c-di-GMP-I riboswitch aptamer from a Planctomycetota bacterium, 75 nucleotides, folded computationally. Model confidence (mean pLDDT): 76 of 100. It was read from a public genome assembly, where an Rfam model found it. Lineage of the source: Bacteria > Pseudomonadati > Planctomycetota. Its Rfam family is "c-di-GMP-I riboswitch aptamer". Gene Ontology term of the family: cyclic-di-GMP binding.
RNA sequence: AAUUGACAAAAUAAAACCCGUCGCGAGACGGGGACGGAAGGCCACGGGGCUUUAUGAGAUAGCCGGGUUGCCUGG
Numbered sequence: 001a002a003u004u005g006a007c008a009a010a011a012u013a014a015a016a017c018c019c020g021u022c023g024c025g026a027g028a029c030g031g032g033g034a035c036g037g038a039a040g041g042c043c044a045c046g047g048g049g050c051u052u053u054a055u056g057a058g059a060u061a062g063c064c065g066g067g068u069u070g071c072c073u074g075g
Base pairs, nucleotide, nucleotide: 003074005072012037017032018031019030020029021028022027035062041068042067043066045065046064047063048060050058051057052056
């Protein structure tokens, strides 16, 4: 440095649901919570489905792929 994610450990974020705020909405943010995960960190580039006053705009990175950065670990 390529490569692996079985066992173990560390670290990280947190589904459903409940409360509050914002938004027409999909949803977002904060608090509680913990289903599942190893890139569920980041980026709307391709596809999917979703929202809307619809050929425009938006939302989803925890739907799939891609790009990019990084922790631990086997070897």